[in-house]
């Protein structure tokens, strides 16, 4: 540096649901709990997706309580348990 996850040692991580806390919301945190994971360890660089407070935008327009709400667009919010890069790592082999 590659490959694998069949063994062996230490063992890690923790979906969903439910509880709390933050958020406008996507969702984060923390507690339970184990769906999976061999990087489910870091990272929003590049694709891709969720959201849409703030802002713009039409009057095309179902409605309403008509300088709005609703509606459309929009990441600067997220999502590394979606996929490729980057960096870094346990254990065997080579």
């Nucleotide at each position: 540096u590659c490959u694998g996850a069949a063994a062996c040692a230490g063992g890690g991580c923790a979906a969903a649901c439910c509880c709390a806390u933050c958020g406008a919301a996507a969702g984060a945190u923390g507690g339970c709990g184990a769906c999976g994971c061999a990087a489910a360890g870091u990272u929003a660089c590049c694709g891709g997706c969720c959201u849409a407070c703030a802002g713009c935008g039409a009057a095309u327009c179902a409605g309403u309580u008509u300088u709005a709400c609703g509606c459309g667009c929009c990441a600067a919010g997220g999502c590394a348990g979606c996929g490729g890069g980057a960096c870094c790592a346990c254990c065997a082999g080579a």